[in-house]
A computed fold for a 343-nucleotide RNA from a marine sediment metagenome, annotated as Bacterial RNase P class A. RNAcentral holds the sequence, with entries from MGnify. Its Rfam family is "Bacterial RNase P class A". Rfam classes the family as a ribozyme.
RNA sequence: GGCGCAUGAUCGCUGGCGGCGCGAGCCGUCAGAGGAAAGUCCGAACUCCGCAGGGCAGGGUGGUUCGUAACGCGAACCGGGGGCGACCCCGGGAAAGUGCCACAGAAAACAUACCGCCCCGCGCGAGCGGGGUAAGGGUGAAAAGGCGAGGUAAGAGCUCACCGCCUGCGUGGCGACACGCAGGGCAUGGCAAACCCCACCCGGAGCAAGACCAAAUAGGGGAACGUUCGAGGGCGGCCCGUCCGAUGUUCCCGGGUAGGUUGCACGAGGCGCCGGGCGACCGGCGCCCUAGAGAAAUGAUCAUGGCCCCGCUCCGGCGGGGUACAGAAUUCGGCUUACAGCC
Numbered sequence: 001g002g003c004g005c006a007u008g009a010u011c012g013c014u015g016g017c018g019g020c021g022c023g024a025g026c027c028g029u030c031a032g033a034g035g036a037a038a039g040u041c042c043g044a045a046c047u048c049c050g051c052a053g054g055g056c057a058g059g060g061u062g063g064u065u066c067g068u069a070a071c072g073c074g075a076a077c078c079g080g081g082g083g084c085g086a087c088c089c090c091g092g093g094a095a096a097g098u099g100c101c102a103c104a105g106a107a108a109a110c111a112u113a114c115c116g117c118c119c120c121g122c123g124c125g126a127g128c129g130g131g132g133u134a135a136g137g138g139u140g141a142a143a144a145g146g147c148g149a150g151g152u153a154a155g156a157g158c159u160c161a162c163c164g165c166c167u168g169c170g171u172g173g174c175g176a177c178a179c180g181c182a183g184g185g186c187a188u189g190g191c192a193a194a195c196c197c198c199a200c201c202c203g204g205a206g207c208a209a210g211a212c213c214a215a216a217u218a219g220g221g222g223a224a225c226g227u228u229c230g231a232g233g234g235c236g237g238c239c240c241g242u243c244c245g246a247u248g249u250u251c252c253c254g255g256g257u258a259g260g261u262u263g264c265a266c267g268a269g270g271c272g273c274c275g276g277g278c279g280a281c282c283g284g285c286g287c288c289c290u291a292g293a294g295a296a297a298u299g300a301u302c303a304u305g306g307c308c309c310c311g312c313u314c315c316g317g318c319g320g321g322g323u324a325c326a327g328a329a330u331u332c333g334g335c336u337u338a339c340a341g342c343c
Stems, first nucleotide, its partner, number of pairs: 001343003005305007013032008034325001038336002041334005046206004058202005063077005078091005092197002097195002099191003114137002116133007145163002148160003164186001165184008210262004220253006232244004269288008306323007
């Protein structure tokens, strides 16, 4: 990087198309999970809301160039580190400022001195006092450029060569950067997943977004009818009676709950060939259409055969076991995680 059980039968489920039926539905036929559909961690499409422009606050990213619709993703390269190697890991700034650096240690950053070394003084002596030093020892995760020589009382970039570092210039490269030359005696310990500084990016909510149709209901608008000659309603059905009674009744508009439709399956789409590019990827041509549920279908059983493991074997086979992780829910690009077995 690829594959990740195959075929057949029976019974079921969802959807498309065709036919039948007034209808509920029935019949036929075709299609029906993944490389991760997962975690929901990034980036987008799409939709609604917000928005003159700019800034503050807040969040994110962090070598360079390229790829891409975009990304915190990918490719190639650069620098540092690790590995014999294939290869893997890390990545702005600690010379703007502030802060922190446990324990140990003299000292953790305005340097400093425990042991030691050297000089001077005192003392019979062990040693004591003053001064110099930072090469050696010791502490620590980390100790104030490294190493060698000169030098010195002992020492020290004090001086010099080489290496490192800093500054300037030149050459090469789109660039990160590399190489070279000259100068400087060294200033600059670590931590930015501490604050901070620099550069770039960022409005919010999400398909339960949103749109349409529309039983019911509240409130609203209009029209008609109706006013003591009483529309209508209550007293279980009817009559009488009695009570309430214009804040009524009917219809229409409108509203938008249940429900239905849509968004929603042709897309930054897949496959093949050709071409460009180191590559990620891009372009051209041809062919293909490939789930669409809604609390949620894609299943179960059996047979045969693969593949793997174990045992037995008269090497022909026989018997037993296993066949993973997981399951769409608007869509797409990534990342991460899970995965029997095989190539």